Notes: The RNA shown here (transfer RNA) has 72 nucleotides and comes from a soil metagenome. It matches the Rfam family "tRNA". Gene Ontology term of the family: triplet codon-amino acid adaptor activity. The coordinates come from a structure-prediction model, not an experiment, and the mean pLDDT is 82.
[in-house]
RNA sequence: GCGGGCAUGGUCGAAAGGCAAAGACACGGCGCUUCCAACGCCGGAAUGCCAGUUCGAGUCUGGCUGCCCGCU
Numbered sequence: 001g002c003g004g005g006c007a008u009g010g011u012c013g014a015a016a017g018g019c020a021a022a023g024a025c026a027c028g029g030c031g032c033u034u035c036c037a038a039c040g041c042c043g044g045a046a047u048g049c050c051a052g053u054u055c056g057a058g059u060c061u062g063g064c065u066g067c068c069c070g071c072u
């Protein structure tokens, strides 16, 4: 330099273009317990950036950034 893949809460990881963006772990609160752990209930927290298409974009298209893989 060329080609390909990926980017969603703190971490992992779902989501036919359409309902309030799942779930697990972690974190916080409450319950239980003598205390802790486990367990139960509740809660906060996310779509890398800029454009485009569309009535509507996490999802489709282009560019950029970062990471990974291959080629030279």
Stems, first nucleotide, its partner, number of pairs: 001071007010025003018055001027043005048064005